[in-house]
RNA sequence: GCUUGAAAAGGGCAAAUCUAGUGAAAAUUAGAGACGCAAAGUUACCGGCCUAAAGAUUACUCUAUGGCAGCGGAACUACCGAA
Numbered sequence: 001g002c003u004u005g006a007a008a009a010g011g012g013c014a015a016a017u018c019u020a021g022u023g024a025a026a027a028u029u030a031g032a033g034a035c036g037c038a039a040a041g042u043u044a045c046c047g048g049c050c051u052a053a054a055g056a057u058u059a060c061u062c063u064a065u066g067g068c069a070g071c072g073g074a075a076c077u078a079c080c081g082a083a
């Protein structure tokens, strides 16, 4: 360095739920809280999923320019340490 996650140490993140703010919504931010996570660190590039304000439509409904990285793939970066 590559593959990799045994044992251990220092730690890290934080699902549901609640409170407050933002938002049309999905969702997100802060605090409380821990279901889990060895990339649950970063990026919507590909697939997927959620929402549909505006727009289109007589209506049903369609549509991302809004989101999800804790759905899969990909790219970039990273702590510790056996085989």
Base pairs, nucleotide, nucleotide: 005080012037013036017032018031019030020029021028022027035070041076042075043074045073046072047071048068049067050066055062056061

Model confidence (mean pLDDT): 89 of 100. A computed fold for an 83-nucleotide RNA from Thalassotalea piscium, annotated as c-di-GMP-I riboswitch aptamer. Lineage of the source: Bacteria > Pseudomonadati > Pseudomonadota > Alteromonadales > Thalassotalea. The RNAcentral record of the sequence draws on Rfam.